The RNA shown here (Purine riboswitch aptamer) has 102 nucleotides and comes from Lysinibacillus sphaericus.
RNA sequence: ACAGCUUAAUACUAUUUCACUCAUAUAAUAGCGAGAAUAGGGCUCGCGAGUUUCUACCGAUUUACCGUAAAUGAAUCGACUAUGGGUAGCAAUAUUUUAGGA
Numbered sequence: 001a002c003a004g005c006u007u008a009a010u011a012c013u014a015u016u017u018c019a020c021u022c023a024u025a026u027a028a029u030a031g032c033g034a035g036a037a038u039a040g041g042g043c044u045c046g047c048g049a050g051u052u053u054c055u056a057c058c059g060a061u062u063u064a065c066c067g068u069a070a071a072u073g074a075a076u077c078g079a080c081u082a083u084g085g086g087u088a089g090c091a092a093u094a095u096u097u098u099a100g101g102a
Base pairs, nucleotide, nucleotide: 005101006100007099008098009097011095013094014093015092016091018089019087020086021085022084023083024082025081026056029049031047032046033045034044035043041066042065050057058078059077060076061075062074063073064072
């Protein structure tokens, strides 16, 4: 001096995890079947559709409507999941560089 091993540090460095945020998907939607309640009621279970898409497909409040029948409607607010982007920090790994050790 070079290479390997090893210790500590280093960085507008890279990747990943976690958090937040934005976008896309989907309208937390509509359809069908079976059963249930009946104005102090309006529900339960299931099926497939919808997404270049896994999962989910509900809750609360307000209101309308149905004169006892078999059927519900509207409005507002509130998520999760998948994929992609962004932000900052932490950690891990890799890499760079520096200083050591045998």
Overview: Model confidence (mean pLDDT): 77 of 100. Rfam family: Purine riboswitch aptamer. Gene Ontology term of the family: purine nucleobase biosynthetic process. Rfam describes the family as follows. Riboswitches are metabolite binding domains within certain messenger RNAs that serve as precision sensors for their corresponding targets. For this family Rfam cites "Riboswitches Control Fundamental Biochemical Pathways in Bacillus subtilis and Other Bacteria" (Mandal et al., Cell, 2003).